[in-house]
RNA sequence: AGUGAAGGUAGAGGUGCGAGCUUCAAGAGUAAAGGUUCGGAGAAAGAUGAGAUUCGUUGAAGAGCCUUGAAAGGGAAUGAUCGCCGAAGCGGGAAAGACUCAUUACUUUCUUUGCUGGUCCUGUAUUGAAUAAAUACCGGAUUGUCAAGACUAACGGUCUUGGAGAGCUAUCUUUCAU
Numbered sequence: 001a002g003u004g005a006a007g008g009u010a011g012a013g014g015u016g017c018g019a020g021c022u023u024c025a026a027g028a029g030u031a032a033a034g035g036u037u038c039g040g041a042g043a044a045a046g047a048u049g050a051g052a053u054u055c056g057u058u059g060a061a062g063a064g065c066c067u068u069g070a071a072a073g074g075g076a077a078u079g080a081u082c083g084c085c086g087a088a089g090c091g092g093g094a095a096a097g098a099c100u101c102a103u104u105a106c107u108u109u110c111u112u113u114g115c116u117g118g119u120c121c122u123g124u125a126u127u128g129a130a131u132a133a134a135u136a137c138c139g140g141a142u143u144g145u146c147a148a149g150a151c152u153a154a155c156g157g158u159c160u161u162g163g164a165g166a167g168c169u170a171u172c173u174u175u176c177a178u
Base pairs, nucleotide, nucleotide: 002176004175005174006173007172008171009170010169011168014085016084017083018082019081022077023076024075032068033067034066035065036064037063038062042055043054044053046104047103048102049101050100051099088116089115090114091112092111093110094109095108096107097106117143118142119141120140121139123137124136125135126134127133145163146162147161148160149159150158151157152156
């Protein structure tokens, strides 16, 4: 000193967030397919168990050799495009997905006033082909914003400490108070 409440609009943080297009590396001489040899009773589209169905001694699963030979998720460029500033990510709940059931894993959609202001780095754990990358947690650095305190000639800054985006700045409407 209006340090009040509710709602709306527009903005800021920067190696800012996310999506998709194009190219490239890796995935990988891997998976898969075909042939052949061994093998000798199981096998079937995430894993385990049970069931149904199908295939299998006219040779299953598995392994060796030869030939052919991918792709996805993730990543980088190098830029450009689009949507944005709880942008987004994680966690919880529900539904669907490959024969059915049970547990669990994965993917997609919806929902959530549960957590995280942003970026980077080390370590641990998980996912992953990976030492890439992502996620979670602890720790550290840095940055924006607000608050408190101190300093300062410039009323703008500097420093210390702390909080969280349900925040911050600007502005409008309504309401309350005066």
Predicted 3D model of a 178-nucleotide RNA (Lysine riboswitch aptamer) from Neobacillus mesonae. Taxonomically the source falls in Neobacillus (Bacteria, Bacillota, Bacilli, Bacillaceae). Its Rfam family is "Lysine riboswitch aptamer". Gene Ontology term of the family: lysine biosynthetic process. The model forms 98% of the base pairs in the Rfam consensus.